[in-house]
The prediction has a mean pLDDT of 76. This is a predicted structure of a 387-nucleotide RNA (Bacterial RNase P class A) from Micrococcus sp. The source organism's lineage runs through Bacteria, Actinomycetota, Actinomycetes, Micrococcales and Micrococcus. The sequence is in RNAcentral, with records from ENA. It matches the Rfam family "Bacterial RNase P class A". Its family is annotated with ribonuclease P activity, tRNA processing and dimeric ribonuclease P complex in the Gene Ontology. The family's RNA type in Rfam is ribozyme.
């Protein structure tokens, strides 16, 4: 100096003018409901996102239990709680730091697997290699026998060859007609048992048993351990208008309506009062004080709790949180200088330009996952180079 790993933080600041939005104070209007106007503090995120998983809560359901159904599967811890996090085993990847796992069980049963290839799941016999028969042909020997080849048939082999992702431990020997864990040793694995270590998962070492057991459980299934349903349009309270009900009152002895300040009066002509009433994407409460957020401390390898002190920090509802102008800071580009450095390459100043990225609360938290211009810090690693 490059090049890499983790872990952690930021997503500009300050000020002016214009503008939203709920709060709170004043001051005006209005009978009220509620409206304007000033002024003040305050008002998106690391993912507010997907709506994958887990809870708070809110209704409904349940005596307990079980079926079925989904869900998570290594061991310990945390945690309101998980499919989340942290520590560790194992397994795999990398010179390392480190990182990744969808990590019960296919030596329980069913089941499923292209193509090649003789044969693919209590395998198989194409070449090969060997036994016997039977026949032809050639030798030798000699009067019944032997040896060598070739073709047919029966049979035996799995060591070699070829195929394949995979061909039933491997490597020597022993033994066969030839051969095989058929047997031995020795090495690998696998299980069963004993010691030791560790909370355990497993790990270390002993000892038996020839046990050599293909993949596949995100196939069916089995084991264990969890799971009642529907989601803030949950729920609750007020609630016009229009249906429906229920009791009076009227239908030429005229309810009610309209001319109207009122009576008279004229017109009209069959329904109206008053109460219940169901709850309409009307309103208000749920609604933001919470597993809350910052500091310090202390137990812990950690994630996480325990104590203290301090702070309130959107609540809209078709849905506010925003535009612009200015100066700063921070990075990026480029053009000049300076001067380290053999070089590669960086550093400091000036000027100019640019500063942007995903994206957006809608009951609330806890986590995944997903998007994202790019910047900054801590630590560790590998590789060259100096002292």
């Nucleotide at each position: 100096a490059c090049g890499g790993a983790u872990c952690g933080g930021c997503a500009g600041g300050c000020g002016g003018c214009c503008g939203c939005g709920g709060c709170g104070g004043c001051g005006g209007g209005g009978c009220a409901a509620c409206c304007c106007g000033c002024c003040g503090a305050c008002g998106a995120g690391g993912a507010a996102c997907g709506u994958c998983c887990g809870g708070g809560c809110a209704c409904c359901g349940c005596a307990g239990a079980g079926c079925a159904g989904g869900a998570u599967g290594g061991u310990g811890g945390g945690u309101a709680a998980c499919g989340c996090c942290c520590a560790c085993u194992c397994g795999g990847g990398g010179u390392a730091a480190c990182c990744c796992g969808c990590a019960g069980g296919c030596a329980a049963g069913u089941g499923c697997a292209a193509c090649a290839g003789a044969a693919a799941g209590c395998a198989g016999a194409c070449c090969g290699c060997c036994g016997u028969c039977g026949u032809c042909g050639g030798g030798a020997g000699u009067c019944u026998u032997u040896c060598c080849g070739g073709c047919g048939g029966c049979g035996g082999u799995c060591a070699g060859g070829g195929u394949g992702a995979a061909a039933c431990g491997g490597u020597g020997g022993u033994g066969u007609a030839a051969g095989a864990g058929a047997c031995c040793a020795c090495c690998a694995g696998u299980g069963g048992c004993c010691u030791c270590g560790g909370u355990g998962a497993c790990g270390a070492g002993g000892u038996c048993a020839g046990c050599u057991a293909g993949g596949u459980a995100a196939a069916c299934c089995c084991c264990a351990u969890c799971c009642g349903g529907u989601g803030c349009a949950a729920g609750g309270c007020c609630g016009a208008a229009c249906a429906g009900g229920a009791u009076g009152c009227g239908u030429u002895u005229g309810a009610g309506g309209g001319c109207u300040g009122c009576u008279c009066g004229c017109c009209u002509g069959a329904g109206g009062a008053u109460c219940c009433g169901g709850g309409u994407u009307g309103g208000c409460c749920g609604c933001u004080u919470g597993a809350g957020c910052c500091c310090g401390u202390c137990a812990g390898c950690a994630a996480u709790g325990g104590c203290g002190g301090g702070c309130c920090u959107a609540g809209a509802u078709a849905g506010a949180u925003g535009g612009u102008c200015g100066u700063c800071a921070u990075c990026c580009c480029g053009u000049c200088a300076c001067g380290g450095g053999u070089a590669a390459c960086g550093g400091u100043g000036a000027c100019g330009g640019g500063u942007c990225a995903c994206a957006g609360a809608a009951c609330c938290c806890g986590g995944c996952g997903u998007a994202c211009c790019g910047c900054c810090g801590a630590u560790c690693c590998g590789u060259c180079c100096c002292c």